[in-house]
RNA sequence: AUUUGAAAAAGGCACACCUGCCGAAAGGCAGGGCCGCAAAGCUUCCGGUCUAAGGGCGCAAGCCUAGGAUAGCGGGGCCACCGGA
Numbered sequence: 001a002u003u004u005g006a007a008a009a010a011g012g013c014a015c016a017c018c019u020g021c022c023g024a025a026a027g028g029c030a031g032g033g034c035c036g037c038a039a040a041g042c043u044u045c046c047g048g049u050c051u052a053a054g055g056g057c058g059c060a061a062g063c064c065u066a067g068g069a070u071a072g073c074g075g076g077g078c079c080a081c082c083g084g085a
Stems, first nucleotide, its partner, number of pairs: 002085004012037002017032006035072001041078003045075003048070003054065004
C1' cells in the first nucleotide's frame, strides 16, 4: 500500500418507539431508548424509493411533477481502529 473480517481487544454509532422543536409533507434536529451495523464515518455524482408546498391538467374527485427528503435502499468518491493474508 492492497485485500480481507476467523478468534479477539479497545472502542464507536444508534432502528423502532417516546418527549420537545422545525417543516406543507416526506422527513430532520435535541434528549431518552438500543433493532442492529466492520464503515450504520463523511459526501446526493448515478439509480431506486418517499413526499407534493408551489406549478400544470381536471367541473370535481383527483392525477402529474423535485428546487424537497432518504447516506440505516443500493452503487460511486473521500477518510479510517484492530486482527489475518
Description
A computed fold for an 85-nucleotide RNA from an uncultured Woeseiaceae bacterium, annotated as c-di-GMP-I riboswitch aptamer. It was read from a public genome assembly, where an Rfam model found it. Rfam family: c-di-GMP-I riboswitch aptamer. Rfam links the family to the GO term cyclic-di-GMP binding. The model forms 100% of the base pairs in the Rfam consensus.